[in-house]
RNA sequence: GCAGGAUUAGUUUAGUGGUAGAAUAAGUGCUUCCCAAGCAUUGGGCGCGGGUUCGAUUCCCGCAUCCUGCA
Repeated sequence: GCAGGAUUAGUUUAGUGGUAGAAUAAGUGCUUCCCAAGCAUUGGGCGCGGGUUCGAUUCCCGCAUCCUGCA
């Protein structure tokens, strides 16, 4: 330099053109003599910019970062 892939919650991830889920972590409550475990509950997220669309996390383009391969 070229090609391909990835980017979603603190972390690991699912998802799909129409409200974004889970696990784990954190807070609170219940339980327990206490801790741990368990149960309930709360808050927290679509890398950035532009385009298409009634509507974009999803489709298209560019940028950024990371990974892989080729040279």

A computed fold for a 71-nucleotide RNA from a Patescibacteria group bacterium, annotated as transfer RNA. The source organism's lineage runs through Bacteria and Bacteria candidate phyla. Its Rfam family is "tRNA". About the family: Transfer RNA (tRNA) molecules are approximately 80 nucleotides in length. By type it is a transfer RNA. Gene Ontology term of the family: triplet codon-amino acid adaptor activity.